The part of an RNA shown here (small-subunit ribosomal RNA, 3' major domain) has 480 nucleotides and comes from a metagenome. Its Rfam family is "Bacterial small subunit ribosomal RNA".
Context: one part of a larger RNA
RNA sequence: UGACGGGGGCCCGCACAAGCGGUGGAGCAUGUGGUUUAAUUCGAUGCAACGCGCAGAACCUUACCAGCCCUUGACAUGGGAAGUAUGGGUCCGAGAGAUCGGACUCUUCAGUUCGGCUGGCUUCCACACAGGUGCUGCAUGGCUGUCGUCAGCUCGUGUCGUGAGAUGUUGGGUUAAGUCCCGCAACGAGCGCAACCCUCACCUUCAGUUGCCAUCAGGUUAAGCUGGGCACUCUGAAGGAACUGCCGGUGACAAGCCGGAGGAAGGCGGGGAUGACGUCAAGUCCUCAUGGCCCUUACGGGCUGGGCUACACACGUGCUACAAUGGUGGUGACAGUGGGAUGCAACGCAGCAAUGCCGAGCCGAUCUCAAAAAGCCAUCUCAGUUCAGAUUGCACUCUGCAACUCGAGUGCAUGAAGGUGGAAUCGCUAGUAAUCGUGGAUCAGCAUGCCACGGUGAAUACGUUCCCGGGCCUUGUACA
Numbered sequence: 001u002g003a004c005g006g007g008g009g010c011c012c013g014c015a016c017a018a019g020c021g022g023u024g025g026a027g028c029a030u031g032u033g034g035u036u037u038a039a040u041u042c043g044a045u046g047c048a049a050c051g052c053g054c055a056g057a058a059c060c061u062u063a064c065c066a067g068c069c070c071u072u073g074a075c076a077u078g079g080g081a082a083g084u085a086u087g088g089g090u091c092c093g094a095g096a097g098a099u100c101g102g103a104c105u106c107u108u109c110a111g112u113u114c115g116g117c118u119g120g121c122u123u124c125c126a127c128a129c130a131g132g133u134g135c136u137g138c139a140u141g142g143c144u145g146u147c148g149u150c151a152g153c154u155c156g157u158g159u160c161g162u163g164a165g166a167u168g169u170u171g172g173g174u175u176a177a178g179u180c181c182c183g184c185a186a187c188g189a190g191c192g193c194a195a196c197c198c199u200c201a202c203c204u205u206c207a208g209u210u211g212c213c214a215u216c217a218g219g220u221u222a223a224g225c226u227g228g229g230c231a232c233u234c235u236g237a238a239g240g241a242a243c244u245g246c247c248g249g250u251g252a253c254a255a256g257c258c259g260g261a262g263g264a265a266g267g268c269g270g271g272g273a274u275g276a277c278g279u280c281a282a283g284u285c286c287u288c289a290u291g292g293c294c295c296u297u298a299c300g301g302g303c304u305g306g307g308c309u310a311c312a313c314a315c316g317u318g319c320u321a322c323a324a325u326g327g328u329g330g331u332g333a334c335a336g337u338g339g340g341a342u343g344c345a346a347c348g349c350a351g352c353a354a355u356g357c358c359g360a361g362c363c364g365a366u367c368u369c370a371a372a373a374a375g376c377c378a379u380c381u382c383a384g385u386u387c388a389g390a391u392u393g394c395a396c397u398c399u400g401c402a403a404c405u406c407g408a409g410u411g412c413a414u415g416a417a418g419g420u421g422g423a424a425u426c427g428c429u430a431g432u433a434a435u436c437g438u439g440g441a442u443c444a445g446c447a448u449g450c451c452a453c454g455g456u457g458a459a460u461a462c463g464u465u466c467c468c469g470g471g472c473c474u475u476g477u478a479c480a
Stems, first nucleotide, its partner, number of pairs: 001480002003477003007474007015464002019428005026320008034311002042053002064306007073129001077128002079125006087106008109119003131295002134293003140289002142284003145280001147278001152191006158167003171182003197272004202240007211230003216227003243266001246260005322421001326380006338369003343362002348357003387418001392413007434456007
């Protein structure tokens, strides 16, 4: 100087407390451990691994396993030889296919000295080489997590100290903040904080179609439907607006704090982006890049099939429930974000339905996905039930070369556990929790996951003794 203390002081955080809802019990989904397996590819492992890499494993993906094949190779550059472009389609034979053999057919680059001469392309030969999701994240770059959006981390000069170092950065107040004020052997400065950026909330101006409809006219069973208009809503561009600016109190005449006015908004207005010096030899050589090592008829390449989907069990994360604040039937209003040409598909028709047929319109403020759901009315009357829906049987639909291993959906039948969950444990302070539906990425198909969107909309916070984490000062130390 640090680190540590079941030392002290001050302070903060959904850290506790006060509340609300969960997890832990059940069934299922999903990830992991373990076990099994020819293989169940690999990585991630306290917080900070475990719905994680995977924004989507039937083939492909795919890295794993079995078998069958290739060896200058699926891909790049260079040398030689032969051919002449070449590329595609259909069919036949062998085969699981890769691949091999054959037939037919369409197509025929540029330059040119008109010579396959040059480029190019195909085949063959030999070698340099290619190739490796093989190893090392403890050789690395890059990227990322974490402490933590915590308020800290440092430097120059000066001063003090033999020196390591100290001072500044401590102290008195204050703040979300090393934020600001005052004081002070310090005076300044940098990286952080804050602000500058985006978004939501209010207003103004400009603009007015695909949006809107107050006034005028037409028109309808109904409808901005038509003419017309841009006032309003809205859209999207530019501005304004909030600064403790004003008033009172308090404070040290300060910084600030408390209350009030006005205001759409008040003391950081809400949310986002933004992550200092560093810590964990944290994670990643399987995104990519890369040193070294290793393989080279194989640890490279192609293909078919299988596996990643196994299942005495254990754990994590979720979904659905156990019901009456509910189930079922009916009715019927209101939303926002988004997506759409290999696409979204209205209307109509068929089907109980999944879906099929037809196909208007739309590259979309125009058309479409599209039905919002919680709401309201009736019924059920506390039961393993008109709760719950696992499991299983049968019949279908869709995608796709192909749903056996191993997809999703529909109908009929079946109707398991489950009556609110031990010890323990998690999230959340406001348009939040809870609850309700909606959209999107990935994607042929497949979502209870992920990312977003809006609807309804609470309770509680006395307080900081205690648990956990953190900041500052101080103290002890046989630790570095």
About this RNA
Model confidence (mean pLDDT): 81 of 100. The RNAcentral record of the full RNA draws on SILVA.